Predicted 3D model of a 121-nucleotide RNA (SAM riboswitch aptamer (S box leader)) from uncultured Truepera sp. The sequence was found by an Rfam model in a public genome assembly. The prediction has a mean pLDDT of 78.
RNA sequence: GCCUCAUCUCGAGCAACCGAGGGGCCUGGCCCGACGACGUUGCAGCAACCAGCUUUCAUCUAGGCGGGUGCUCCCUCCAGCCGAGCGCAACUUACGAUGACGCGCCUUGGAAAGAUGAGAA
Numbered sequence: 001g002c003c004u005c006a007u008c009u010c011g012a013g014c015a016a017c018c019g020a021g022g023g024g025c026c027u028g029g030c031c032c033g034a035c036g037a038c039g040u041u042g043c044a045g046c047a048a049c050c051a052g053c054u055u056u057c058a059u060c061u062a063g064g065c066g067g068g069u070g071c072u073c074c075c076u077c078c079a080g081c082c083g084a085g086c087g088c089a090a091c092u093u094a095c096g097a098u099g100a101c102g103c104g105c106c107u108u109g110g111a112a113a114g115a116u117g118a119g120a121a
Base pairs, nucleotide, nucleotide: 003119004118005117006116007115008114013043014042015041016040017039021032022031023030026080027079028078029077044072045071046070049068050067053063054062076113081110082109083108084107085105086104087103088102091099
């Protein structure tokens, strides 16, 4: 790195160093940044995925712990793809209606991709 499973609108920031882009990639927005972003280090904190502990004959569950991770701006910053809903225009039609297609978004479900953990080959 590939694959599988789970989670991703909760929570938790200061200091020092560095010095130009950054919020993963592409497109379009939005935002942060020389009043120093991003990053690194130190300290502090949040959470509880895994391990270990208690509970049990055992498993599950529950509790507590924090050893291994992880995390500490913006929903994974938002959208993109497929649907639902709503609206608009045009066509169809004798007229309402209906219908497929197209466009849009104050809404919504999912997918894909990504991140983290655990596992497997």